c-di-GMP-I-GGC riboswitch aptamer from a Chloroflexota bacterium, 95 nucleotides, folded computationally. The sequence was found by an Rfam model in a public genome assembly. Model confidence (mean pLDDT): 87 of 100.

């Protein structure tokens, strides 16, 4: 350096429940513990999720650039516990 042991010491925390933020995805706190050797950090590339706003279509309605309902498209929103990349890092046996 590679590697990761039915090693030690520690660490993180899925689902679900409660409280809060948000239009939502999702996030923060508490409980919980499925799992994790980077499940530490960065949305940089891909991917996935959401669609408030915006645009388009249809309908309603009308005092006709407005309003309401439904459908579609869209990230500048979100996820690093999906894959890749970058940065940083604890412990240690065998090979």
């Nucleotide at each position: 350096c590679u590697c990761g042991a039915g090693a030690a010491a520690g660490g993180c925390a899925a689902a679900c429940c409660c409280c809060g933020a948000g239009a939502a995805a999702u996030c923060g706190g508490g409980g919980g513990g499925c799992g994790c050797a980077a499940a530490g950090c960065u949305a940089c590339g891909g991917g996935u999720c959401u669609a408030a706003g915006u645009c388009c279509g249809c309908c309603a309605g009308c005092c006709u650039u407005a309003u309401g309902g439904c459908g579609g498209a869209u990230a500048c929103g979100a996820c690093c516990g999906c894959c890749g990349a970058g940065c940083c890092g604890c412990c240690g046996a065998a090979g």

Its Rfam family is "c-di-GMP-I-GGC riboswitch aptamer". For this family Rfam cites "Structural and biochemical determinants of ligand binding by the c-di-GMP riboswitch " (Smith et al., Biochemistry, 2010). Its family is annotated with cyclic-di-GMP binding in the Gene Ontology.